[in-house]
RNA sequence: GCCGCGUUCGUCUAGUGGCCCAGGACGUUGGGUUUUCAUCCCAGAAAUCACGGGUUCGACUCCCGUACGCGGUA
Repeated sequence: GCCGCGUUCGUCUAGUGGCCCAGGACGUUGGGUUUUCAUCCCAGAAAUCACGGGUUCGACUCCCGUACGCGGUA
C1' cells in the first nucleotide's frame, strides 16, 4: 500500500430501519437497614451511538469518505 473486521454511558455490553429522546451488568451519587463497615433494599445521574456526507417518510442499524484500533497479505 491492498483486503477484512471493529468503534454505543466511567468500564463491559444489548440492539440487525419505526415498539428505543437507546436497555442491562458493574461502578458511581443520595436514602433505608446496621453500633460501624460490608452485604442487602429503594431511588437518581450518566451514551447528540468515533467524525463528516448520502439513501429513506423515518438511520445506532443501509451506503460512501475520514480518523483510530485489531487481523490478514506483499

About this RNA
Transfer RNA from a Patescibacteria group bacterium, 74 nucleotides, folded computationally. The sequence was found in a public genome assembly. Rfam family: tRNA. It is annotated as a transfer RNA.